[in-house]
RNA sequence: UAGAUUGAACUGCUGAAUUUCCUAAAAGGAAAAUGGGGGAACCACCUUUUUUGGGGUGAAUCACAAUUUGUGUAGGGGUAGAAUUUAUUCCGAAUCCGUCAGCUUACUCCAUAAGCAUACGUCUCGAUUUA
Numbered sequence: 001u002a003g004a005u006u007g008a009a010c011u012g013c014u015g016a017a018u019u020u021c022c023u024a025a026a027a028g029g030a031a032a033a034u035g036g037g038g039g040a041a042c043c044a045c046c047u048u049u050u051u052u053g054g055g056g057u058g059a060a061u062c063a064c065a066a067u068u069u070g071u072g073u074a075g076g077g078g079u080a081g082a083a084u085u086u087a088u089u090c091c092g093a094a095u096c097c098g099u100c101a102g103c104u105u106a107c108u109c110c111a112u113a114a115g116c117a118u119a120c121g122u123c124u125c126g127a128u129u130u131a
Stems, first nucleotide, its partner, number of pairs: 001131008009122002011117004018032005033112006043102001053100001054097004062072004075091005
């Protein structure tokens, strides 16, 4: 000097998942705000349940194929001031309740995570390592 890996800081993204306070070392707790579940009358359903169980969060549903992995798709997000259009690109998962829940005032319960870089995130700081 040029690469590779990696930590922090900063900027930003998906998402409800943020802010403030008590304590003051921490643990723990509270409030606001945001999000979700349960829950009358009226209405809806009663063509329904009894395993073909049913239901919830979420954009994440469905179809075909055969390579058990692909191709599409309902639907959802990004492309750095905001909105719209076009173009382009990415996702199209996972999981919970436990035989049970339509809507739903009052009331009541719960969450405040997890993950990432779409513009080859950065004229930032450091560590390891290769030439």

This is a predicted structure of a 131-nucleotide RNA (c-di-AMP riboswitch aptamer (ydaO/yuaA leader)) from Desemzia incerta. The source organism's lineage runs through Bacteria, Bacillota, Bacilli, Lactobacillales and Desemzia.